[in-house]
C1' cells in the first nucleotide's frame, strides 16, 4: 500500500388545524414524511431493504416459492425522468368503537449499508 478473513461502532422520517359522525390522528378538507447502493446530486431510472408460506438444522443461521408502490413538462448543461422551475403520484404485515405512509403492535429486533479497527498472502 492492497485485500482474503475477524472485531466493533452506526444504520427511518411524519397528520397542526377543522367538518361528519356514538365511535375515525383510519373517511373528508387540510398538514405533513422520503432507508440503502449504482448513477450529474432521484421516494417514483437501475438495483437492495422491512413481509408471508414451505423445508433443512440442537443452536447460531439457512435454502426456495409467493408477495414488493408512484412522473411527467419546460430550463441549464458534453451529460440530469436525478440539478432549477411547474404540475403530478406513491407507500408491508396485523391491530382497531369506522378504511391508517404518520396511531398502536411485532421491533430496546432486523436489514440493504456505512465508518473505523485488528490482520494474511502479495
Nucleotide at each position: 500500500a492492497u485485500c482474503a478473513a475477524c472485531c466493533u461502532u452506526c444504520g427511518g422520517g411524519g397528520c397542526a388545524g377543522g367538518g361528519u359522525g356514538u365511535a375515525a390522528u383510519u373517511c373528508c378538507c387540510g398538514a405533513u414524511c422520503g432507508g440503502u447502493g449504482g448513477u450529474a446530486c432521484a421516494g417514483c431510472c437501475c438495483a437492495c431493504g422491512a413481509g408471508c408460506g414451505c423445508g433443512a438444522a440442537a443452536u447460531c443461521u439457512u435454502g426456495c416459492g409467493c408477495a414488493u408502490g408512484a412522473u411527467c413538462c419546460g430550463g441549464c448543461g458534453c451529460a440530469a425522468c436525478u440539478c432549477c422551475g411547474g404540475a403530478g403520484c406513491c407507500g408491508a404485515c396485523a391491530g382497531u368503537a369506522a378504511c391508517a405512509g404518520u396511531c398502536u403492535g411485532g421491533a430496546u429486533a432486523g436489514a440493504a449499508g456505512a465508518a473505523g479497527g485488528u490482520g494474511a498472502c502479495u
Predicted 3D model of a 122-nucleotide RNA (FMN riboswitch aptamer (RFN element)) from an Anaerolineales bacterium. Its mean pLDDT, the model's own confidence on a scale to 100, is 80. The organism belongs to Anaerolineales, within Bacteria.